[in-house]
RNA sequence: GACCUCGCAACGCCGAAUCCUGCUACAGCAGGUACGGGGGAACGAAACACUGGUGCAAAUCUACGUGCACCUUGGGGUGAAAGAUGACGAGGGCCAUCCUUCGGCCCGAACCCGACAGCUAACCUCGGAGGCGUAGGGAGGUCUA
Numbered sequence: 001g002a003c004c005u006c007g008c009a010a011c012g013c014c015g016a017a018u019c020c021u022g023c024u025a026c027a028g029c030a031g032g033u034a035c036g037g038g039g040g041a042a043c044g045a046a047a048c049a050c051u052g053g054u055g056c057a058a059a060u061c062u063a064c065g066u067g068c069a070c071c072u073u074g075g076g077g078u079g080a081a082a083g084a085u086g087a088c089g090a091g092g093g094c095c096a097u098c099c100u101u102c103g104g105c106c107c108g109a110a111c112c113c114g115a116c117a118g119c120u121a122a123c124c125u126c127g128g129a130g131g132c133g134u135a136g137g138g139a140g141g142u143c144u145a
Stems, first nucleotide, its partner, number of pairs: 011133004019032005035127005043118001052071006074116001075113004083088001091107005098141005
C1' cells in the first nucleotide's frame, strides 16, 4: 500500500413499518403516532342455473335443509413478484437533490383468509415488521446558491 473479515457510529437502501410517553425483572409490556391495509350502501354487473370436502349436534322414515368445528381443489387478500416451467418472463428496485435518458448491477418471492368479499358514503376492523450496504457512472434539463 492492497485485499478480506468482525464490532461500533454516522449515512444510505428495500418496505406502510417512523416517532413519543409510561411501567419494568432492562428480556419485555402498555398506550398513542407519521404512514399503510381489509370489510362495508347507493351505484354497477349478472341471473332466475349451480353452488367443494370431512366430522359432530339437534331434528328426522329417507332425502333435503340448519348450527358448529376442521381442510383446501373453487374464489379472494397483502405484495413488483402475471404467466410459463429447472432456461425465460409481464413487472419492480438501486447506482446519494429532483425529472428524462444511456450504461451497469439486482429482484421477479413468500405468506394470509377459509366456500366467502365488484365499487362504496356512514360505519367496523387490522398492521405500524423484518432484512440489508451504492460509491465519487455518462448526458441533458429543472430548481437553488
c-di-AMP riboswitch aptamer (ydaO/yuaA leader) from a Bacillota bacterium, 145 nucleotides, folded computationally.
NCBI's taxonomy places the organism under Bacteria, Bacillati, Bacillota.
The sequence was found by an Rfam model in a public genome assembly.
The model forms 95% of the base pairs in the Rfam consensus.
It matches the Rfam family "c-di-AMP riboswitch aptamer (ydaO/yuaA leader)". Gene Ontology terms of the family: cyclic-di-AMP binding and regulation of gene expression. From the family's description: This family represents a conserved RNA structure found upstream of the ydaO and yuaA genes in Bacillus subtilis and related genes in other bacteria.
The coordinates come from a structure-prediction model, not an experiment, and the mean pLDDT is 81.